[in-house]
RNA sequence: GCCCGAUAAAGCCAACCCUGCCGUAAGGCGGGAACGGAAAGCGGCGGGUCUUUACUCGACAAAAACGACAUGAAGAUGGCCGAGCUGCCGAA
Numbered sequence: 001g002c003c004c005g006a007u008a009a010a011g012c013c014a015a016c017c018c019u020g021c022c023g024u025a026a027g028g029c030g031g032g033a034a035c036g037g038a039a040a041g042c043g044g045c046g047g048g049u050c051u052u053u054a055c056u057c058g059a060c061a062a063a064a065a066c067g068a069c070a071u072g073a074a075g076a077u078g079g080c081c082g083a084g085c086u087g088c089c090g091a092a
Stems, first nucleotide, its partner, number of pairs: 004090002012037002017032006035079001041085002045082003048077006056068003
C1' cells in the first nucleotide's frame, strides 16, 4: 500500500412512524424518532422499481369526459442491484 472488517477505539449517518413546508404524483427538505448501515459519503452512467403523461385502445360518424396501456416523453429512488469517484479506524 492492497484485500479484509473485530463483542476494538473515536466519531458519523438515520428506515418505519408522527409532524411542518414543497410537488399533480412518485417523492424531496426541516423537526421528533431509532430499524438498520464500513461507505446508509458523492453523482441517476447501466439495469430494476415507482410516478405523471403523448400516442394507441375500450369506441361507435366525430369530439369531449371517463377508463386501460406505457414501445415514446418528462420525472422519482444512491437505504434495490451493478459499475464509477472519494473517504475514518486497524485486531485477525
Predicted 3D model of a 92-nucleotide RNA (c-di-GMP-I riboswitch aptamer) from a Geobacteraceae bacterium. It was read from a public genome assembly, where an Rfam model found it. The organism belongs to Geobacteraceae, within Bacteria.